[in-house]
RNA sequence: UUAGAAAAAUGGCAAACUUAGUGAAAGCUAAGGACGCAAAGCUAUGGGUCGUAGAGGUAUACCUAACGAUUGCCAGGUUGCCAAC
Numbered sequence: 001u002u003a004g005a006a007a008a009a010u011g012g013c014a015a016a017c018u019u020a021g022u023g024a025a026a027g028c029u030a031a032g033g034a035c036g037c038a039a040a041g042c043u044a045u046g047g048g049u050c051g052u053a054g055a056g057g058u059a060u061a062c063c064u065a066a067c068g069a070u071u072g073c074c075a076g077g078u079u080g081c082c083a084a085c
Stems, first nucleotide, its partner, number of pairs: 012037002017032006035072001041078003045075003048070005055064003
C1' cells in the first nucleotide's frame, strides 16, 4: 500500500401505539413513544404495493385512463460517520 473479515467510539434515525391537525382516501405533519436500522440520509428514476374525490364508460357494484401515496417493499442514482489496537 492492497484485499478479506471485526471490534470499539462519537453520535444519528424512529416501527407499532396514543394525542392533535390535515386529506375524498391511501397517507402525511407535530408531540410523546421505541420495534428495529450502518445509510431506516436524500431522490418517485425502474419495478412492486396501496388509494379513487374528480373525468369517461357503466348497472348503485365495477372498469378504463389519469392523478395521488409508499424510500422502514425491492433496486438504481447521490451524499455522509468511525475504522485492525
Record summary: The RNA shown here (c-di-GMP-I riboswitch aptamer) has 85 nucleotides and comes from Desulfosporosinus sp. Sb-LF. Rfam family: c-di-GMP-I riboswitch aptamer. Rfam describes the family as follows. GEMM was predicted in a large-scale screen for bacterial structured RNA regulatory elements. The RNAcentral record of the sequence draws on Rfam. Its mean pLDDT, the model's own confidence on a scale to 100, is 83. Taxonomically the source falls in Desulfosporosinus (Bacteria, Bacillota, Clostridia, Desulfitobacteriaceae).